Context: one part of a larger RNA
Molecule: small-subunit ribosomal RNA, central domain
Organism: Kiritimatiellota bacterium
């Protein structure tokens, strides 16, 4: 000395759930697998190291030691580590109380709006841009007012706010059913922690098969503008957007920050939940946990910044990087109905 990274330089798996493996809380008896001491056997010879000698020196060569980081067997030790037994209850779970929640699935039910169709008033223009003109209107639009249809999203609340593993989740109501915090410390009694492969989940477009289609709109069509305008704008508009079912696995799936556990000054705000105080109660005001935010400290950082929700001190697993460009490309091989994923190089070249 016996890699150093992973928020912005390359680099955190999109999220979870668990196999195999890694890792593993107190306290006692055992054992002796690792582990550490002595022995002793082996560990050929040359070489390498030390001595002492021969070629006139040296390279070379001879002779003797020593060493040979290993493994064998025997003793010895017993903190750790591993087994084996027994215990404990702070990890970890369950139970039991109220409680917050756009967490998820299934059915109904509401108004608003736009759109369409029937009817009633009414007449000449509506509409649209910078400004036009396609476009629509005398078979009467535009505007208004009443019935009815249909589809799709739900102002206000609404939050610097809440729930979810993530992706993501918002009208109202039942019904079903996950999860989390808190508060009791009744029960279990280490039952954990990660997590290669695996399995499920995974926004938008997107792909099949039925169905539904107001609005909005890839392509398209027309009209502007333009030197052109295969675009911005403008009238239209069909896939799609929507529901059911089966498929597709991707993202700027980002907090660009894996997960879990300790442990390290603080100040403020919101949101659940418990406690104290107020004779009760309910707010204030206090304190405790748990979440989500802002500000800094001390250390960290290449800076920006992070800063008890760490990017800080530590440990346990996992994933990933190793100059640019070829290239997330070929092959191949695995997966899909296809699109295309998923693994994933080289030549060459700066």
């Nucleotide at each position: 000395c016996u890699g150093g990274g992973c928020g912005u330089a390359a680099a955190g798996g999109g999220c979870g759930c668990g196999u195999a493996g890694g890792c593993g809380g107190c306290c006692g008896c055992g054992u002796g697998u690792g582990c550490g001491g002595g022995g002793u056997g082996u560990g050929a010879a040359a070489u390498c190291c030390c001595g002492g000698g021969g070629c006139u020196c040296a390279a070379c060569c001879c002779c003797g030691g020593a060493a040979g980081c290993g493994c064998g067997c025997c003793c010895c030790g017993a903190a750790c580590u591993g087994c084996g037994c027994g215990g404990c209850u702070c990890g970890a779970g369950c139970a039991c109380g109220g409680g917050a929640g756009g967490g998820g699935g299934u059915g109904c039910c509401g108004g608003a709006a736009c759109g369409c169709a029937g009817g009633g008033u009414g007449u000449a223009g509506c509409g649209g841009u910078g400004a036009a003109a396609u476009g629509c209107g005398u078979u009467g639009a535009u505007a208004u007012c009443c019935u009815g249809c249909a589809g799709a999203a739900c102002a206000c609340c609404g939050g610097u706010g809440g729930c979810g593993a993530a992706g993501g989740c918002g009208g109202g109501c039942a019904c079903c059913u996950g999860g989390g915090a808190c508060g009791u410390g009744g029960c279990u009694g280490a039952c954990g922690c990660u997590g290669a492969g695996g399995c499920g989940c995974g926004a938008a477009a997107g792909c099949g098969g039925g169905g539904g289609g107001a609005g909005c709109a890839a392509a398209c069509a027309g009209g502007a503008u333009u030197a052109g305008a295969u675009a911005c704008c403008c009238u239209g508009g069909u896939a799609g957007u929507c529901c059911c079912c089966g498929c597709c696995c991707u993202a700027a799936a980002c907090g660009g920050u894996g997960c879990g556990c300790a442990c390290u000054u603080g100040g403020c705000g919101c949101g659940g939940g418990g406690g104290g105080c107020u004779u009760u109660c309910a707010c204030c005001c206090c304190c405790c946990c748990c979440g989500c935010g802002c500000c800094g400290g001390a250390g960290c950082u290449a800076a920006c910044g992070c800063g008890u929700u760490a990017a800080g001190u530590g440990c346990g697993c996992c994933g990933c990087c190793u100059g640019g460009g070829g290239a997330g490309u070929a092959c191949g091989g695995c997966c899909g109905c296809a699109a295309g994923g998923c693994u994933a190089a080289a030549a060459c070249u700066c």